FMN riboswitch aptamer (RFN element) from Endozoicomonas numazuensis, 155 nucleotides, folded computationally. Of the family's consensus pairs, 100% are formed in the model. RNAcentral holds the sequence, with entries from Rfam and Ribocentre. The source organism's lineage runs through Bacteria, Pseudomonadati, Pseudomonadota, Gammaproteobacteria and Endozoicomonas. Its mean pLDDT, the model's own confidence on a scale to 100, is 76.
This record gives sequence, C1' cells and structure tokens, in this order.
RNA sequence: ACUUAUUCUCAGGGCGGGGUGAAACUCCCCACCGGCGGUAAUUGUCCAGAUGUCAGACAAAAGCCCGCGAGCGCCUGUUGUUCAGUACAACAGGGUCAGCAGAUCUGGUGCGAAUCCAGAGCCGACGGUUAUAGUCCGGAUAGGAGAGAAUGAAG
Repeated sequence: ACUUAUUCUCAGGGCGGGGUGAAACUCCCCACCGGCGGUAAUUGUCCAGAUGUCAGACAAAAGCCCGCGAGCGCCUGUUGUUCAGUACAACAGGGUCAGCAGAUCUGGUGCGAAUCCAGAGCCGACGGUUAUAGUCCGGAUAGGAGAGAAUGAAG
C1' cells in the first nucleotide's frame, strides 16, 4: 500500500424586485439554485529526466454523457374493512421492475468535444396550501448514493 471486518463522523442549494388579485415566495415578467460516483483536450501544485518542449504524479473541474441515491409508482407479506374479492386502508419489506426516473443544442478551437470557450435553450418526487410551488410548509431529529477516520485480522 492492497484486501477484509467492526465502529464512529460527515453527507442539498435556492423567491430578491415588479404585475394581477379578496387571496399567490404557487400565476405572469425579471431573478435564484444544482446531491453522489465515473469520464476529462482545461486549471493548479509537485517532481525529476532530457536541448526544445514533452513525459510523470497528485488535486479540482458536467444539473441536461454513463451510472447511482432519496421520493412516487410497482411488487411481496401481515393485519384490518368487506358477504366475498383481483377492491380499499394501515404497517412492514423488496430494489427483481424501470413506469415517472427529468432535461442540450448551435457556433468556435482542435486529430478528437456529450465535459473546454461563446451563445441560446431545457429540467427539477410526493402530500399540503384562501391560487397551480425546483425555491414556502410537511413526512424528515428520517432515509441515503457515497466521503472520511479509527481499531482489529490475514496475506
């Protein structure tokens, strides 16, 4: 250093102004925000080798490229409701299913761009609400992709 076990810690941002209205942080105009892992022609740091310049190591870098998470759906089980049920409700579980799982183009550079530069677009669970919510309230002091650390063990 790698592998492995246990434990601990951490792990999401955003409505400001104006308009309409009885009422809107929900509509309209202007604004604001972007979880986790991967990928990287960019940037930074380091290093030593060699003439140029290049090679090497590490770190950061994508909302819309690949995948994941929470949520909804779905499925399974139990209990209850019911004459009964393939129906409904509550609770528990699954992550097999992938339905919602969302959303990017144009120009430039270049051998090469879905990631760089420029421009213009687009997307955002469920329930609630005097009025339709990515930004308010709630489930949530929850869950979690994962990140870090400590300790133990074997090689």